[in-house]
RNA sequence: GCCUGGGUCCCAUGCGGCGGGAGCCUCCGAACCGGGUCAGGUCCGGAAGGAAGCAGCCCUAAGGAGUGUCUCCCGGGUGUUGUGGGCUAGCCUGGGCUGA
Numbered sequence: 001g002c003c004u005g006g007g008u009c010c011c012a013u014g015c016g017g018c019g020g021g022a023g024c025c026u027c028c029g030a031a032c033c034g035g036g037u038c039a040g041g042u043c044c045g046g047a048a049g050g051a052a053g054c055a056g057c058c059c060u061a062a063g064g065a066g067u068g069u070c071u072c073c074c075g076g077g078u079g080u081u082g083u084g085g086g087c088u089a090g091c092c093u094g095g096g097c098u099g100a
Stems, first nucleotide, its partner, number of pairs: 001097008009086006015079002018075006024068001025066004034059004042051003
């Protein structure tokens, strides 16, 4: 000096882990504008019965709180991570050849 391999670098794509969000689970949660049951009372009826229905109770919506085995989505200067492709210009490193 030349050739070549690998790493660093770039792109794509996986795995695990971390963070966030959502689902799921439990609880709370509606004076009326949700539902059910509707004491009392009200209305219709001669009566038998019926109707609407406040409070209360129950269930739940919107929403909130708690928990974390699991599922999904998103993200990264995540990992003594994997694979493939790119770069031959810089650095690091290995090998071969040649010359002084």